[in-house]
A computed fold for a 519-nucleotide part of an RNA from an uncultured bacterium, annotated as small-subunit ribosomal RNA, 5' domain. The RNAcentral record of the full RNA draws on ENA, Greengenes and SILVA. Its Rfam family is "Bacterial small subunit ribosomal RNA".
Context: one part of a larger RNA
RNA sequence: GGAUGAACGCUGGCGGCGUGCCUAACACAUGCAAGUCGAACGAAGCGCUUGAAUGGAAUUCUUCGGAAGGAAGCUUAAGUGACUGAGUGGCGGACGGGUGAGUAACGCGUGGGUAACCUGCCUCAUACAGGGGGAUAACAGUUAGAAAUGACUGCUAAUACCGCAUAAGCACACAGCAACGCAUGUUGUAGUGUGAAAAACUCCGGCGGUAUGAGAUGGACCCGCGUCUGAUUAGCUAGUUGGUGGGGUAACGGCCUACCAAGGCGACGAUCAGUAGCCGACCUGAGAGGGUGACCGGCCACAUUGGGACUGAGACACGGCCCAAACUCCUACGGGAGGCAGCAGUGGGGAAUAUUGCACAAUGGGGGAAACCCUGAUGCAGCGACGCCGCGUGAGCGAAGAAGUAUUUCGGUAUGUAAAGCUCUAUCAGCAGGGAAGAAAAUGACGGUACCUGACUAAGAAGCCCCGGCUAACUACGUGCCAGCAGCCGCGGUAAUACGUAGGGGGCAAGCGUUAUCC
Numbered sequence: 001g002g003a004u005g006a007a008c009g010c011u012g013g014c015g016g017c018g019u020g021c022c023u024a025a026c027a028c029a030u031g032c033a034a035g036u037c038g039a040a041c042g043a044a045g046c047g048c049u050u051g052a053a054u055g056g057a058a059u060u061c062u063u064c065g066g067a068a069g070g071a072a073g074c075u076u077a078a079g080u081g082a083c084u085g086a087g088u089g090g091c092g093g094a095c096g097g098g099u100g101a102g103u104a105a106c107g108c109g110u111g112g113g114u115a116a117c118c119u120g121c122c123u124c125a126u127a128c129a130g131g132g133g134g135a136u137a138a139c140a141g142u143u144a145g146a147a148a149u150g151a152c153u154g155c156u157a158a159u160a161c162c163g164c165a166u167a168a169g170c171a172c173a174c175a176g177c178a179a180c181g182c183a184u185g186u187u188g189u190a191g192u193g194u195g196a197a198a199a200a201c202u203c204c205g206g207c208g209g210u211a212u213g214a215g216a217u218g219g220a221c222c223c224g225c226g227u228c229u230g231a232u233u234a235g236c237u238a239g240u241u242g243g244u245g246g247g248g249u250a251a252c253g254g255c256c257u258a259c260c261a262a263g264g265c266g267a268c269g270a271u272c273a274g275u276a277g278c279c280g281a282c283c284u285g286a287g288a289g290g291g292u293g294a295c296c297g298g299c300c301a302c303a304u305u306g307g308g309a310c311u312g313a314g315a316c317a318c319g320g321c322c323c324a325a326a327c328u329c330c331u332a333c334g335g336g337a338g339g340c341a342g343c344a345g346u347g348g349g350g351a352a353u354a355u356u357g358c359a360c361a362a363u364g365g366g367g368g369a370a371a372c373c374c375u376g377a378u379g380c381a382g383c384g385a386c387g388c389c390g391c392g393u394g395a396g397c398g399a400a401g402a403a404g405u406a407u408u409u410c411g412g413u414a415u416g417u418a419a420a421g422c423u424c425u426a427u428c429a430g431c432a433g434g435g436a437a438g439a440a441a442a443u444g445a446c447g448g449u450a451c452c453u454g455a456c457u458a459a460g461a462a463g464c465c466c467c468g469g470c471u472a473a474c475u476a477c478g479u480g481c482c483a484g485c486a487g488c489c490g491c492g493g494u495a496a497u498a499c500g501u502a503g504g505g506g507g508c509a510a511g512c513g514u515u516a517u518c519c
Stems, first nucleotide, its partner, number of pairs: 001519004006515005013391006019384002021349001026347003030344003035091003040088002044084002046081007054073001059068003098302003107227008117219002122215007130164001132162002139154006170195005176189005201206001228274003235265003240262008277299004281292004304325005327338004355381001357380003363377001364375004394424004404415004428460001431454004438446001463508005468489003474503005484491002
């Protein structure tokens, strides 16, 4: 000098774009953050329409006894609905969002490999969808419990579940042939045996279902190289290293298991200890290098702590389940409920870091045929000079060099064209009027915002640090090794350009200094 997710002191006009718990991965009140589909399904409720039963008003007639008349209401059946909320079922809750505790590791980066693998939704191609069955939630009843939540009996549906049939192709087993390669092998082909499928809905346009192959996308595993400090850590290792058989996995493998062998790693630093998420990037530097890993993007890991699996194409799953632990809450003491490292917000810690805001209008995501619903992702707004950038706080003329102030050798000198005064202008702010783009036909949170126009008044808008040398900028007074200053050298003990104040000056400027850290 540059830089910062900064903090502190003094000061503070406006706008744009960014950015904002670096500390306690500390504990959390409250609200919201993942739902959706009635074009998969049955029942219930509500509304409407129609039919039937019941009901019997107004009104009319009357011989006053009654008769006709049929509204409201109520019950039931059928149909219907942009209706409602539970339930079965499907898809999605594995994405998106957060955090960096752990991890020195194939975790990450880079380059390869899989002849050792998987892939829902999507695209393409081929071949199919025949015929049956038994349940169960909801619901009703009984019942246990304070509650959470159950138990029993009975009824019912499906694109829920289960057999059967079929098998072009597929899988497995058996024994062949051919071609090829990179060692295990791979590919193709005719054969025998065995095995496994399916679902409907419809507004009639479609939309779904099953099997197989290919693609795309996403993942999984393996390998070469690179990846902090310490030797005041020198030996480490028994599933340890390898083999065989078996199991397991989508798949290879001590991944697991039984047996056998005794190996494997290490001064080219094993093991141990400490520290740390990694990278693209960012800061600095002429570069080489050094430092950092906030925001944004990629990967990884985690979700109160530890462990486990279930479901599923995908999880060993932040707002799913089970167990254990700590903590908090409810309780009728028998038992239960919870997990903000999602967005706001609270307490606490700290030098220190924001609103319990608006909207799904846009972009994207989930569901749905769609309408649409959901979306604290996202888009915006609010707060903070936290950063960068831009603008303003006026411009021209103006010497009686006014007054005041400081100083003085008392003559003057400085402040100083500075002010006043005259002539202008209106950027910003304020007032009034108009008023977008962002939105494809409609739909705008932002927002009466940006922007434009008009009138209006120089009015509403300057501070901070420094002035001994380094280093741009000097005098007076006070103080008297005191009070104090200080980045280094150092200054102060009676003439201090170094302390304090004033005048003047220098620098930067809505900031200026200080502190911390990096180059």